This is a predicted structure of a 114-nucleotide RNA (SAM riboswitch aptamer (S box leader)) from a Bacteroidota bacterium. Its mean pLDDT, the model's own confidence on a scale to 100, is 80. Lineage of the source: Bacteria > Pseudomonadati > Bacteroidota. It matches the Rfam family "SAM riboswitch aptamer (S box leader)". Rfam describes the family as follows. The SAM riboswitch is found upstream of a number of genes which code for proteins involved in methionine or cysteine biosynthesis in Gram-positive bacteria.
[in-house]
RNA sequence: UUUUUAUUAAGAAGGGUGAAGAGAUUAGGCUCUGCGAAACCCUGGCAACCAAACCGCCAACUGGCAGUGAACGGUGCCAAAACCUAAUCCCGGAAAGCCGGGAGAUGAUAAAAA
Numbered sequence: 001u002u003u004u005u006a007u008u009a010a011g012a013a014g015g016g017u018g019a020a021g022a023g024a025u026u027a028g029g030c031u032c033u034g035c036g037a038a039a040c041c042c043u044g045g046c047a048a049c050c051a052a053a054c055c056g057c058c059a060a061c062u063g064g065c066a067g068u069g070a071a072c073g074g075u076g077c078c079a080a081a082a083c084c085u086a087a088u089c090c091c092g093g094a095a096a097g098c099c100g101g102g103a104g105a106u107g108a109u110a111a112a113a114a
Stems, first nucleotide, its partner, number of pairs: 001114008013043005021032003025087005044078003049074002053068002056065003082106001088103006
């Protein structure tokens, strides 16, 4: 980097360096930001994907599925729903602008594989 699977309206901030942008891409909106953005570092925290512990089921051939509590380890995360809508399709409502819903796509994270 690609593929597959799962999750994606919950949760969790202080300091230092830094210097003007940031909220994935494009467009539109909205928001954050010199009362100091991004990025990096330190500390703290959230969560519970993996790993570890305990336990159950299926019946497989050191497998598969589920549950419980904890939080030392591997990741991740800590404004706003993935900030909102669209960049696809379908359904419903409305005279229309438009509104609502479902699926998908894209992105992010984890695990596995290549």